[in-house]
Context: one part of a larger RNA
RNA sequence: UGACGGGGGUCCGCACAAGCGGUGGAGCAUGUGGUUUAAUUCGAUGAUACGCGAGGAACCUUACCUGGGCUAGAAUGCUAAGUGCUAUCUGGUGAAGGCCGGAGUUCCUUCGGGACGCUUAGCAAGGUGCUGCAUGGCUGUCGUCAGCUCGUGCCGUGAGGUGUUGGGUUAAGUCCCGCAACGAGCGCAACCCUUGUCCUUAGUUGCCAGUCACGUAAGUGAGGGACUCUAAGGAGACUGCCGGCGCAAGCCGCGAGGAAGGUGGGGAUGACGUCAAGUCAUCAUGGCCUUUAUGCCCAGGGCGACACACGUGCUACAAUGGUGUACACAGAGGGUAGCGAAGCUGCGAGGUGGAGCCAAUCUCAGAAAGUACAUCACAGUUCGGAUUGGAGUCUGCAACCCGACUUCAUGAAGGUGGAAUCGCUAGUAAUCGCGCAUCAGCCAUGGCGCGGUGAAUACGUUCCCGGACCUUGUACA
Numbered sequence: 001u002g003a004c005g006g007g008g009g010u011c012c013g014c015a016c017a018a019g020c021g022g023u024g025g026a027g028c029a030u031g032u033g034g035u036u037u038a039a040u041u042c043g044a045u046g047a048u049a050c051g052c053g054a055g056g057a058a059c060c061u062u063a064c065c066u067g068g069g070c071u072a073g074a075a076u077g078c079u080a081a082g083u084g085c086u087a088u089c090u091g092g093u094g095a096a097g098g099c100c101g102g103a104g105u106u107c108c109u110u111c112g113g114g115a116c117g118c119u120u121a122g123c124a125a126g127g128u129g130c131u132g133c134a135u136g137g138c139u140g141u142c143g144u145c146a147g148c149u150c151g152u153g154c155c156g157u158g159a160g161g162u163g164u165u166g167g168g169u170u171a172a173g174u175c176c177c178g179c180a181a182c183g184a185g186c187g188c189a190a191c192c193c194u195u196g197u198c199c200u201u202a203g204u205u206g207c208c209a210g211u212c213a214c215g216u217a218a219g220u221g222a223g224g225g226a227c228u229c230u231a232a233g234g235a236g237a238c239u240g241c242c243g244g245c246g247c248a249a250g251c252c253g254c255g256a257g258g259a260a261g262g263u264g265g266g267g268a269u270g271a272c273g274u275c276a277a278g279u280c281a282u283c284a285u286g287g288c289c290u291u292u293a294u295g296c297c298c299a300g301g302g303c304g305a306c307a308c309a310c311g312u313g314c315u316a317c318a319a320u321g322g323u324g325u326a327c328a329c330a331g332a333g334g335g336u337a338g339c340g341a342a343g344c345u346g347c348g349a350g351g352u353g354g355a356g357c358c359a360a361u362c363u364c365a366g367a368a369a370g371u372a373c374a375u376c377a378c379a380g381u382u383c384g385g386a387u388u389g390g391a392g393u394c395u396g397c398a399a400c401c402c403g404a405c406u407u408c409a410u411g412a413a414g415g416u417g418g419a420a421u422c423g424c425u426a427g428u429a430a431u432c433g434c435g436c437a438u439c440a441g442c443c444a445u446g447g448c449g450c451g452g453u454g455a456a457u458a459c460g461u462u463c464c465c466g467g468a469c470c471u472u473g474u475a476c477a
Stems, first nucleotide, its partner, number of pairs: 001477002003474003007471007015461002019424005026315008034306002042053002064301007077123008088103006106115003126290002129288003135284002137279003140275001142273001147186006153162003166177003192267004197235007207224002211222004238261001241255001242253004304443001317417001321376007333364003338357002343352003383414001388409007430453007
C1' cells in the first nucleotide's frame, strides 16, 4: 500500500422487512448428470453451466457409429509433359456414391500455338484432430457499482502519501464549503433513439365533421384538411417562479402554472481492472499431431436410448370456474419460389378456387381475456387432460426408428404441494391473447417483440446477501 475480520462508523441495492404471484408435490415439454449403447458427436459446470452454443437433428444439417468406396483427393491457383476432348444420348452392375462400357467427336489460328477440358508428375491441399494454461477477436461477471488514474508542486531515506481525506449534499469522485495543493484524463451526467403534450408544414393508399349525388340501409362516388393518423421541423422542464430552512450546494411544500416536476418513463451506452472465467467447434492464428487417413464420398443408424437424480418451463388440481350461443374493442409485424380473399365443399385438419397485393391500398386476420343470456352445484365432477386404440389431413424422394395437425373413442396422476427457494416497487406484478425470426414441415410450452385488463405493499435498516467510503487490528501478500 492492499487484502481480510463472527472490528467500528456512514450509506446504498426487491438485500431483508411489508405484500402479490410462483418453484419444490402431479402429468407432460425441454436441457443436464448418470447409466446404457456400435454410436448415444462436441462444448458450457457455484453465483457467471443446465428451453445454454442450437433463431428449427426424419434425409441433409452431422462433427458420432456400422458398412460400402476414393487417394493430388470435395473446391481453387500455378508449372511441366502427354492427349482431344467436353457438352449430349445411352447399356450393365449397385442400397447409393461409384465402377465397367457404347454412341458422339469442339472453337480460334499468323499453323508456332492458344482457349476449354482430361490424364500423369510436382508446388500448393485437407483435418469440427490437440493445446482458450501459447494467442487475436468476441463475450459473461463484479456492475450502470462510482469508482480508476495522471502532470506539476509539496511531504517522506524509501515503499509511498497528498490531491481522491474532512463538513454538508447527491442517483453519482454530483455539486458546495474548507484544506499543500493546483489542474487534467477515463468513467457519472448531458449530447443519441423511443414514449408522453402542443404548434407548423404536408394530405395518399390514411381520415370523414360539414356539403352534393346514388341507395331503404349498409355503403359507394364526388369533395374536404377540420379531426384521427402518418412523418419532417419546432416549442416545452431549467429547481426557471413563490414560500420555508441553509454560508453555499441543496432540501422541504395535497405551492403556482403545466400534458409532464425535480434524472418524467423506457432503451442504447459498461471506466482501470478481477475470475490463467468462456470460446482453437463462428472466424483468425503460433506450436504439435495426421497424410491410401485423424482427409473425402455414400447408404443405413445415432444425436430422440431410460432403473434414476437435478435445473428451466407448460397444463392443471376448478365455481373470481368449465361449457354453449350471441356481441365488442388492439398494437406491432410478415408477404412474389410469397400472403392468398369471396364463393363452393368437408364435423374438422383441409381441399377446390383464384380476385387482389412487391402492399398506410390486397392479404395473413377470427384478437383473447371481456360483456349478455343459459347450464353445471362441489363430485376425481360437464374439473383435469396424460396415455392408448381407430380413421384421416398436410409438408416432404421419404414421416418405422423420429413430424405436426384433425376427428371419434379412451379418460391416468392431480383435492394447492415438506425442508427449502425464486421473481416483482406501477402501467410494474399477475393475467389475456397477437406477431416475428429460424423454417419444406416441425416436436415452440423456447426466444424476441406487441398490445388488452390491471393490483397489493414498503413501518423501517436490527438481522441475511452483495456493494461503496472512512477508520481500526493483523503472525497474510